A computed fold for a 549-nucleotide part of an RNA from an uncultured Clostridia bacterium, annotated as large-subunit ribosomal RNA, domain I. Model confidence (mean pLDDT): 85 of 100. Rfam family: Bacterial large subunit ribosomal RNA. Its family is annotated with ribosome and structural constituent of ribosome in the Gene Ontology. The sequence was found in a public genome assembly.

[in-house]
Context: one part of a larger RNA
RNA sequence: AGCAUAUAGGGAAUGCCUUGGCACUAGGCGCCGAUGAAGGACGUGAUAAGCUGCGAAAAGCUACGGAGAGAUGCACAUAAUCUAUGACCCGUAGAUAUCCGAAUGUGGCAACACAGCAUCAUUAAUACGAUGUUAUCAUAACAUGAAUACAUAAUGUUAUGAGGGGAACCCACCGAACUGAAACAUCUAAGUAAGUGGAGGAAAAGAAAGUAAAACAACGAUUGCGAUAGUAGUGGCGAGCGAAAUUGCAAGAGCCCAAACCUAAGAUGGAAACAUCUUAGGGGUUUAGGACCUCAUAAAGAGAUGAGAUGACGAUAGGUGAAGAUAGUUGGAAAGCUACACAAAACAGAGUAAUAGUCUCGUAACCGAAAUUGAAGUCUCCUCUGGGGUAUCCAGAGUAGCACAGGACACGCGAAAUCCGGUGUGAAUACGCGGGGACCAUCCCGUAAGGCUAAAUACGACCUAGUGACCGAUAGCGAAUAGUACCGUGAGGGAACGGUGAAAAGAACCCCGGGAGGGGAGUGAAAUAGAACCUGAAACUGUAUGCUU
Numbered sequence: 001a002g003c004a005u006a007u008a009g010g011g012a013a014u015g016c017c018u019u020g021g022c023a024c025u026a027g028g029c030g031c032c033g034a035u036g037a038a039g040g041a042c043g044u045g046a047u048a049a050g051c052u053g054c055g056a057a058a059a060g061c062u063a064c065g066g067a068g069a070g071a072u073g074c075a076c077a078u079a080a081u082c083u084a085u086g087a088c089c090c091g092u093a094g095a096u097a098u099c100c101g102a103a104u105g106u107g108g109c110a111a112c113a114c115a116g117c118a119u120c121a122u123u124a125a126u127a128c129g130a131u132g133u134u135a136u137c138a139u140a141a142c143a144u145g146a147a148u149a150c151a152u153a154a155u156g157u158u159a160u161g162a163g164g165g166g167a168a169c170c171c172a173c174c175g176a177a178c179u180g181a182a183a184c185a186u187c188u189a190a191g192u193a194a195g196u197g198g199a200g201g202a203a204a205a206g207a208a209a210g211u212a213a214a215a216c217a218a219c220g221a222u223u224g225c226g227a228u229a230g231u232a233g234u235g236g237c238g239a240g241c242g243a244a245a246u247u248g249c250a251a252g253a254g255c256c257c258a259a260a261c262c263u264a265a266g267a268u269g270g271a272a273a274c275a276u277c278u279u280a281g282g283g284g285u286u287u288a289g290g291a292c293c294u295c296a297u298a299a300a301g302a303g304a305u306g307a308g309a310u311g312a313c314g315a316u317a318g319g320u321g322a323a324g325a326u327a328g329u330u331g332g333a334a335a336g337c338u339a340c341a342c343a344a345a346a347c348a349g350a351g352u353a354a355u356a357g358u359c360u361c362g363u364a365a366c367c368g369a370a371a372u373u374g375a376a377g378u379c380u381c382c383u384c385u386g387g388g389g390u391a392u393c394c395a396g397a398g399u400a401g402c403a404c405a406g407g408a409c410a411c412g413c414g415a416a417a418u419c420c421g422g423u424g425u426g427a428a429u430a431c432g433c434g435g436g437g438a439c440c441a442u443c444c445c446g447u448a449a450g451g452c453u454a455a456a457u458a459c460g461a462c463c464u465a466g467u468g469a470c471c472g473a474u475a476g477c478g479a480a481u482a483g484u485a486c487c488g489u490g491a492g493g494g495a496a497c498g499g500u501g502a503a504a505a506g507a508a509c510c511c512c513g514g515g516a517g518g519g520g521a522g523u524g525a526a527a528u529a530g531a532a533c534c535u536g537a538a539a540c541u542g543u544a545u546g547c548u549u
Base pairs, nucleotide, nucleotide: 001548002547003546004545005544006543007542008541009540015534016499017498020471021470022468023467024466025465026464027463028462029460030459031165032164039100040099041098042055043054044053046078047077050074051073061094062093063092064091065090066089070082071081072080105114106113107112115134116133117132118131119130120129136162137161138160139159140158141157142156143155144154169200170198171197172196173195180187184236210219211218223250224249225248226247227246233241234240254452255451256450257396261282262281263280264279265278266277267276268275269274289394290393291392292389293388294387295386300385301384302383303382306381307380308379309378310377313374314373315372316371318367319366320365324340326339327338328337329336341358342357349361350360351359401425402424403423404422406420407419408418411437432447433446434445435444436443486493487492506533509520510519511518512517
């Protein structure tokens, strides 16, 4: 030095565990903000660095409920206190709530500096101080008021509203590229991502100028799901894109203006009658419609949304809750094993020194609210509702349509209807007008150019209950907590670290040592469980013995 055996060190794999995650289901709930939000800074404890809570009234104050013996957060110490005159804790409603931040008196390098006005306080008088107020924009009213005569611009005061934030969902605007086409240009990706604006608990859509049929019919707002159907189509007829009618379900609900006409007030014209216009009220609302004329009539019926009242049933704390203190046995420990009992509308689950229906918390079942709050339904108010006739009047105009160039429709200009806006042009008036996929006729359907509308649908920041052939510390969220440490001027990037034991019983005391560390003693079932702590593989490093060289 090598090999073998034994025994240590080192190291952290593996096994077991779970405080943390992931995905989903059901139900709830769905905005916050100038009454100052979201998010922060700084404070706040007897001692207090971090987290949590709170705000100079500062781990808290008040009231009302619940609960019932301990309590002073994580946090295991000392001190000092509170508590059956009910503390701590839980819920509801209040009070307080520094400074920054939309930040809003002005400024500013956020958490700072410096002001005006009013009132108060104080002073001999100032000053310091306290409270309130003073941003901008929009709308409305009033006042003041230029060049410039009337005016207008502008300015001021007052009132009301807005501003910013938020996980996705929704609407509108704007809008790529990689990619696919085995290259690439039309096309695709995709009206996607990114960007902007806006709203709500949902949003949007929505009561036919509809869908259809074509010999005759038929249906009747919107939305979502299933089928139709990867069909008809569309397409460098490539890659691809891709309906609808109809039908089965979910849910269901329909309404209001403008106008004609009437009344009133005002203005203009007129000698006046009257005419026109403006404003307000009535009337009226869609197909044989309404005004108009006429007949009838005051009761009955209907009502999603509005106002008021009531309100079943819920939500936000909780409560009751069966049955072994059984005996023996192994063990450190019984819930294990043996034997004998008992409960069950409760054998879901968790804990307790190993595996517990009957030990603890729970579970099944049942019960409960001073306060705040959701809410079906009901009642009242309120709203709506008759028949006939006539053909005088009304029925949404720079609109419909057309031309040009675009966009949306499953439909790429095509035979291309339909819808939308841009530029130009530009009707008719119910005997009218639009549509039925070029266009024309006939027939059928509808009545544009005003508006509102619950539910079925979408999503999950948040709450509750639960589930998993999901993970188990290099996994599972980036995070067993952390957007921390650390890196970067910055935008931004971004970790790692879990396990003594049933219980600290965490090793008094003695010895060696400056200490670290160790040897005894003691605790414990175990200390090769000793805090560098469960198990403790391998690489790597020793020691002892044997063999070989």